This is a predicted structure of a 93-nucleotide RNA (TPP riboswitch aptamer (THI element)) from an uncultured Saprospiraceae bacterium. Its mean pLDDT, the model's own confidence on a scale to 100, is 76. The sequence was found by an Rfam model in a public genome assembly. Its Rfam family is "TPP riboswitch aptamer (THI element)". Rfam's curators write: Vitamin B(1) in its active form thiamin pyrophosphate (TPP) is an essential coenzyme that is synthesised by coupling of pyrimidine and thiazole moieties in bacteria. The previously detected thiamin-regulatory element, thi box was extended, resulting in a new, highly conserved RNA secondary structure, the THI element, which is widely distributed in eubacteria and also occurs in some archaea. Analysis of operon structures identified a large number of new candidate thiamin-regulated genes, mostly transporters, in various prokaryotic organisms.
[in-house]
Parts: sequence; structure tokens; C1' cells
RNA sequence: CUUUCGCUUUAGGGGUGUCCAUUUCAGGACUGAGAUCAUACCCUUUUACCUGAUGCAGAUCAUGCUGCCGUAGGGAAAAGCUUUGGAAUACCC
Repeated sequence: CUUUCGCUUUAGGGGUGUCCAUUUCAGGACUGAGAUCAUACCCUUUUACCUGAUGCAGAUCAUGCUGCCGUAGGGAAAAGCUUUGGAAUACCC
């Protein structure tokens, strides 16, 4: 000088579905980190999230529930600390 994991601060990005009940509201069940305000959760260049997609296959009461698509395309960042490596230079043997 550079790099990896982790942490802190600030800033920013994202999603919120299916079924049941109800005149409406409140509510209940499923998956999940999070199911429309939680001001919580996740992510910030690798896998947050979106497009493709009224996609394909499997399962389910049902649903992006699971897998494929996907080494796809897009997508939001900087600083500091510690640590792990690498390179260069100086000194010593």
C1' cells in the first nucleotide's frame, strides 16, 4: 500500500402475500427475518429486492409454500476500528 471476516457511525434501498370471518372495522390461521408503518425486519455490489411472470414442475385449504429460471438482466455506500493474508521498501543475520 492492498485484501478477507467481524463490529461501529452516518446515509440510502426494499417487500408486505394466501385463506377464513365480518355490512364495515377490529380479528384468526399458513410460510417467513419481516405479511402496510412494524418505524420493526432485511439489504447496500455475490444470494435484500425487482424484471422475466397471468412462466415451468412439485406440494398445499390456499398462496413466490418449495425448486427451476439464476454464474440471467437490473439494483442502494462511505468512513473508522480490530483481525487474516499478499506485495514493496529499509535494517539485521